[in-house]
This is a predicted structure of a 523-nucleotide part of an RNA (small-subunit ribosomal RNA, 5' domain) from an uncultured bacterium. The RNAcentral record of the full RNA draws on ENA, Greengenes and SILVA.

Context: one part of a larger RNA
RNA sequence: GACGAACGCUGGCGGCGUGCCUAACACAUGCAAGUCGAACGAAGCUGCAGUGAAGGAGACUUCGGUCAAUGGAUCUGUAGACUUAGCGGCGGACGGGUGAGUAAUGCGUGAGCAACCUGCCCUUCAGAGGGGGACAACACUUGGAAACAGGUGCUAAUACCGCAUAAGACCACGGGGUCGCAUGGCCCAGGGGUAAAAGGAGCAAUCCGGUUAGGGGUGAGUUCGCGUCCGAUUAGCUAGUUGGCGAGGUAACGGCCCACCAAGGCGACGAUCGGUAGCCGACCUGAGAGGGUGAUCGGCCACAUUGGAACUGAGAGACGGUCCAAACUCCUGCGGGAGGCAGCAGUGGGGAAUAUUGGGCAAUGGGCGCAAGCCUGACCCAGCAACGCCGCGUGAGGGAAGAAGGUUUUCGGAUUGUAAACCUCUGUCCUUGGUGACGAAGGAAGUGACGGUAGCCAAGGAGGAAGCUCCGGCUAACUACGUGCCAGCAGCCGCGGUAAUACGUAGGGAGCGAGCGUUGUCC
Numbered sequence: 001g002a003c004g005a006a007c008g009c010u011g012g013c014g015g016c017g018u019g020c021c022u023a024a025c026a027c028a029u030g031c032a033a034g035u036c037g038a039a040c041g042a043a044g045c046u047g048c049a050g051u052g053a054a055g056g057a058g059a060c061u062u063c064g065g066u067c068a069a070u071g072g073a074u075c076u077g078u079a080g081a082c083u084u085a086g087c088g089g090c091g092g093a094c095g096g097g098u099g100a101g102u103a104a105u106g107c108g109u110g111a112g113c114a115a116c117c118u119g120c121c122c123u124u125c126a127g128a129g130g131g132g133g134a135c136a137a138c139a140c141u142u143g144g145a146a147a148c149a150g151g152u153g154c155u156a157a158u159a160c161c162g163c164a165u166a167a168g169a170c171c172a173c174g175g176g177g178u179c180g181c182a183u184g185g186c187c188c189a190g191g192g193g194u195a196a197a198a199g200g201a202g203c204a205a206u207c208c209g210g211u212u213a214g215g216g217g218u219g220a221g222u223u224c225g226c227g228u229c230c231g232a233u234u235a236g237c238u239a240g241u242u243g244g245c246g247a248g249g250u251a252a253c254g255g256c257c258c259a260c261c262a263a264g265g266c267g268a269c270g271a272u273c274g275g276u277a278g279c280c281g282a283c284c285u286g287a288g289a290g291g292g293u294g295a296u297c298g299g300c301c302a303c304a305u306u307g308g309a310a311c312u313g314a315g316a317g318a319c320g321g322u323c324c325a326a327a328c329u330c331c332u333g334c335g336g337g338a339g340g341c342a343g344c345a346g347u348g349g350g351g352a353a354u355a356u357u358g359g360g361c362a363a364u365g366g367g368c369g370c371a372a373g374c375c376u377g378a379c380c381c382a383g384c385a386a387c388g389c390c391g392c393g394u395g396a397g398g399g400a401a402g403a404a405g406g407u408u409u410u411c412g413g414a415u416u417g418u419a420a421a422c423c424u425c426u427g428u429c430c431u432u433g434g435u436g437a438c439g440a441a442g443g444a445a446g447u448g449a450c451g452g453u454a455g456c457c458a459a460g461g462a463g464g465a466a467g468c469u470c471c472g473g474c475u476a477a478c479u480a481c482g483u484g485c486c487a488g489c490a491g492c493c494g495c496g497g498u499a500a501u502a503c504g505u506a507g508g509g510a511g512c513g514a515g516c517g518u519u520g521u522c523c
Base pairs, nucleotide, nucleotide: 001522002521003520005519006518007517008516009515012392013391014390015389016388017387018385019384020350025348026347027346029345030344031343034090035089036088040086042084043083044082045080046079047078048077049076050075055070058067059066060065097303098302099301106228107227108226109225110224111223112222113221117219121216122215123214124213126211129163131161132160138153139152140151141150142149143148169194170193171192173190175188176187177186178185179184199208200207201206229275230274231273236266237265238264241263242262243261244260246258248256278300279299280298281297282293283292284291285290305326306325307324308323309322328339329338330337331336356382358381359380360379364378365376366375367374368373395425396424397423398422405416406415407414408413429464430460431459432458433457434456435455439450467512468511469510470509471508472493473492474491478507479506480505481504482503488495489494
């Protein structure tokens, strides 16, 4: 000098930041990923049109009943910018968290892929013909305490499956040209084989989608060079190990996996083993070189109770998906089930120590949707904390009888001290009232959580706002009393045993100031 700090004393305001460094310990509760009815069937709701049950004022009556204004149940049809459990599509691989593991399958930097993939987006081209069978929902039903599971029957689609077509694509075949860095790449023409599609909205124009293929963009994958902590009181390590032929697998190269063959490969330029650790941009320090750190912000990686596995998908070996095993917690009718905060709040625990179970989608951004819009604990805000940085204030000018009081004294005085009182002002902050934003962008209109906040105006009134550490030397700042090697101080040297500027108190002084000291860590 610095800090994600803590502790002690103290504490007025504002702006901007920051806030579990420990138990990757366990978690009550709420929320954090949905959306599309313009893909689809169905159900419901509401309006309208028709239908018109029960009841029934009243009238008539042979007292049995008959007629009946009214009443609106029920059912049918139709419309709707209405609602949605299911089927279907897209998104849940982003965004958010944590740093356990990892010393290299990581990261940083520089190259390569003639060994690769890429949904949505942009661009270019070609095409969309004609059929089929199901499964949810629903109805009925079975088992079960539940979670849920099963059976029979019906049904739609942008769900699923054949057929046709194939410019181009892919596969095998043979031909020509051209290029290169070895395997080889690219282009041209040939015949053979394989594989497509979906519709919706609108009166319509048209718009939104679907299929094949080329290019671009973006994002992944993979390979190589160099760099990347400590220990030799770790010196040898290695059998899929090192290489080859072949086969498998992958988007793709490869012992990635497998069969066979060879006996290699790494190592004092530190292999192997052990310990520690996410890496970087950066941050702190320093004149620099260097040393230390890896909070917040940004990039990459890894993880999601522990261990393992695959499915779906353009993309996952998937935090709020699935399956298996384990530990733990909960429910149970004891047969069986449910759960995963290292998301945002919050709770217990651990700890010296770290916040609200807040508001809003107004802005920025993301998902879905033609859109309106819906969702968004991302985000924007507010709350708490002097945790940090920065700014402001706690008044200003005048004022000597140098008041009183305190301290001290050589008793004369000195000092506190222009300090106070008192006089004249000011109004930052504060209080009250009024006014009142920017942030809002879109063709116009409308749209603000923050917030009646900031700012502005007026009024009030010095009123409500100063402490902490130190004073032997280092090191700025001294006296008195108490104590008497006691009580105590202390960063080092060292103070204290009767005159202590070093302990305690008081007065005075020095330093910093809403802070000041102490402790810890780094330079």
Model confidence (mean pLDDT): 83 of 100.